[in-house]
Context: one part of a larger RNA
RNA sequence: UUGGGCGUAAAGCGUCAGCAGGGGGGCCUUCAAGUGAAAUGUUAAAUCCUUCGACCCAAUCGAAGAGAUGCACUUCAUACUGUUGGCCUAGAAGACAGGAGAGGUAAGUAGAAUUUCCGGAGUAGGGGUAAUAUCCGUAGAUACCGGAAGGAAUACCAAUAGCGAAGGCAACUUACUGGUCUGUUCUUGACCCUCAGUGACGAAAGCGUGGGUAGCAAACAGGAUUAGAUACCCUGGUAGUCCACGCCCUAAACAAUGGAUACUCGACGUUCGGAGGAAUCGACCCCUCUGAGUGUCUAAGCUAACGCAUUAAGUAUCCCGCCUGGGAAGUACGAUCGCAAGAUUAAAACUC
Numbered sequence: 001u002u003g004g005g006c007g008u009a010a011a012g013c014g015u016c017a018g019c020a021g022g023g024g025g026g027c028c029u030u031c032a033a034g035u036g037a038a039a040u041g042u043u044a045a046a047u048c049c050u051u052c053g054a055c056c057c058a059a060u061c062g063a064a065g066a067g068a069u070g071c072a073c074u075u076c077a078u079a080c081u082g083u084u085g086g087c088c089u090a091g092a093a094g095a096c097a098g099g100a101g102a103g104g105u106a107a108g109u110a111g112a113a114u115u116u117c118c119g120g121a122g123u124a125g126g127g128g129u130a131a132u133a134u135c136c137g138u139a140g141a142u143a144c145c146g147g148a149a150g151g152a153a154u155a156c157c158a159a160u161a162g163c164g165a166a167g168g169c170a171a172c173u174u175a176c177u178g179g180u181c182u183g184u185u186c187u188u189g190a191c192c193c194u195c196a197g198u199g200a201c202g203a204a205a206g207c208g209u210g211g212g213u214a215g216c217a218a219a220c221a222g223g224a225u226u227a228g229a230u231a232c233c234c235u236g237g238u239a240g241u242c243c244a245c246g247c248c249c250u251a252a253a254c255a256a257u258g259g260a261u262a263c264u265c266g267a268c269g270u271u272c273g274g275a276g277g278a279a280u281c282g283a284c285c286c287c288u289c290u291g292a293g294u295g296u297c298u299a300a301g302c303u304a305a306c307g308c309a310u311u312a313a314g315u316a317u318c319c320c321g322c323c324u325g326g327g328a329a330g331u332a333c334g335a336u337c338g339c340a341a342g343a344u345u346a347a348a349a350c351u352c
Stems, first nucleotide, its partner, number of pairs: 003324004007306002012320001014201004021194003025088004031082001033081002035077004040072003049065006091191001092188003095184005103177007110154001115149006125136002162169002206247006215241002220236004258319006266297012301308002325352003334345004
């Protein structure tokens, strides 16, 4: 625990789906739960307030009156929230007609290159570095030509481009498949937004079983460098990187910016649609308008500043998550999950 905040100071869950919960468009209507008004009852005494009185006064004490949050009940009001019934189309979804795309999964195919092997031809070097050396080579290497094998990745196109919820996705073809945009304004008629818990996905590394292994390459070995060199450089090289299935569930998972809706000057690009104009035989190109993305600059406004600025960090509303001095510490303990590595949740003493 009110409040104030969350781009960079502490703080947006890695992302999405979604139950409960919270919030929710326009009009008419019902009820009167919330809400508002009035009356009644109660709200002990003392205390507080007003007036009067008693001790010389005061403090103090006595008497009378007033007040009293709230609660209960009754009656009334019906703007707003809620409830009942009905209607609507601006939100949402669907239908139809088109479009773009490295969106996903599976299968197949292709060319360049590296490496290895075989054959040819050929001779003494090659490789590597700042310079060397380890290393390869007269058992014929390197360089050149021909052939074969196998694995991995797809130059140019390529972009500030495109797609996807995020992670991410790039040769080509086929099959299956998800999302999205535009137009018509045809259908349904608020079916919506967010979402604790929950579920699904989630780079790389890592783990399990079985394959595969060309190149690269933790570990490791050797050579250098150095005072040393458990490094940087070089020569090798195993896990791994690849495939199938099953786990792991973390990242500067970043736009360090949660999602939704509405509103708020402009300028210039770019991607994909639509409409019109001009032009044309018909088109492309061009001009204007418009929808959805993606960028740069800028006004108002905001900001501690940097900067943000219709893709907001502006102006507002709704829902969720999170923060509350530094260290100890994202640690200990406990719990859950995991084969393990570990992950998630998450303190305190003490100290400044």
Small-subunit ribosomal RNA, central domain from an uncultured bacterium, 352 nucleotides, folded computationally. Its Rfam family is "Bacterial small subunit ribosomal RNA". Gene Ontology terms of the family: structural constituent of ribosome and ribosome.